[in-house]
RNA sequence: AGCGGUCCGGGUGACCGCGGCAGUUCUCUGUCGAGGAAAGUCCGGGCUGCACAGGACAAGGUGCCGGAUAACGUCCGGCGGGGGCGACUCCGGGAAAGUGCCACAGAGAACAGUCCGCCAGGCCACGGCCUGGUAAGGGUGAAACGGUGUGGUAAGAGCACACCGCCCCACCCGGUAACGGGCGGGGGCACGGUAAACCCCACCUGCAGCAAGGCCGCAUAGGGAGGCGUCAAGCGCGGUCCGCGCGUGUCUCCGGGUAGGCUGCUAGAGCCUGCCAGCAAUGGCAGGCCCAGAGGAAUGGUCACCGCUUCGAAAGAAGAACAGAACCCGGCUUACAGGACCGCU
Numbered sequence: 001a002g003c004g005g006u007c008c009g010g011g012u013g014a015c016c017g018c019g020g021c022a023g024u025u026c027u028c029u030g031u032c033g034a035g036g037a038a039a040g041u042c043c044g045g046g047c048u049g050c051a052c053a054g055g056a057c058a059a060g061g062u063g064c065c066g067g068a069u070a071a072c073g074u075c076c077g078g079c080g081g082g083g084g085c086g087a088c089u090c091c092g093g094g095a096a097a098g099u100g101c102c103a104c105a106g107a108g109a110a111c112a113g114u115c116c117g118c119c120a121g122g123c124c125a126c127g128g129c130c131u132g133g134u135a136a137g138g139g140u141g142a143a144a145c146g147g148u149g150u151g152g153u154a155a156g157a158g159c160a161c162a163c164c165g166c167c168c169c170a171c172c173c174g175g176u177a178a179c180g181g182g183c184g185g186g187g188g189c190a191c192g193g194u195a196a197a198c199c200c201c202a203c204c205u206g207c208a209g210c211a212a213g214g215c216c217g218c219a220u221a222g223g224g225a226g227g228c229g230u231c232a233a234g235c236g237c238g239g240u241c242c243g244c245g246c247g248u249g250u251c252u253c254c255g256g257g258u259a260g261g262c263u264g265c266u267a268g269a270g271c272c273u274g275c276c277a278g279c280a281a282u283g284g285c286a287g288g289c290c291c292a293g294a295g296g297a298a299u300g301g302u303c304a305c306c307g308c309u310u311c312g313a314a315a316g317a318a319g320a321a322c323a324g325a326a327c328c329c330g331g332c333u334u335a336c337a338g339g340a341c342c343g344c345u
Stems, first nucleotide, its partner, number of pairs: 001345008010306007018033006035322001039333002042331005047209004059205005064078005079092005093200002098198002100194003115138002117134007146164006165189001166187004171182004213263004223254006230247001234246004270289008308319004
């Protein structure tokens, strides 16, 4: 001067207050009470309900190889390629199955192509013009159809040859593999880029979410079944009475369910320490610990001392990052004043 990583994110005490739980003499006591991201809700899993014989299609996702894991788009270790003197870092199936697209510039953006230039022939008013050849040179562009040299040619060109590069095939060696190394043969080169364009291949995935779901439940509400009564008003059958039915009253039983209450609900893929296995991610064992669980709402304030930063000669004064749980957990991403530490170039 850099590269990679880990951690802290004010401390102690007193007083006052807020929420959960336990006890209690009933208003006190004890105990616990935010984060590294509690955030975005982008992935993955647990849990719960519904659905589900099997197979196929659709849709979505993932994508070098091996490992870790409950699982992952995460992590670890490798491989290949790009960047960097380096520590290190970024990227990762297939573009030789097909289709599409490739801004601007440029003649031309893909089975090519002549704008300038070069060469040959023709014409001419000698400035040039026309026809053809040419991808070597120039120019444009992120990208222009292998590179260098020699031969060749009118000028040129893998047109031919040498070397380099590339592609295909077979084999050998190393590696679990990705892949690496080597030997031989074939091919003048076919194969520009883009798959976060369609697509192809392989693998994975049922849908919803704690407002999930479960239990209780007389609401002066209301449904169903049955028994009894029919006193009173009413309705239907009927001209009337009787009778029957509806209705009404009452009793018993049944199921649903609103408000509401309880639960799910926090002891867990948990945290700390040590040892062991492993390069590591991680796993195993032993010991210890209990660490929010609410109503959407609590988790704070004051003072003193110390620490930090700024101002100041001093005394002293001022200041405090991002942010805040709501079923839980593993990741990713994003925000973060200031500070401490480790390893490496």
The prediction has a mean pLDDT of 80. A computed fold for a 345-nucleotide RNA from a soil metagenome, annotated as Bacterial RNase P class A. It matches the Rfam family "Bacterial RNase P class A". Rfam classes the family as a ribozyme.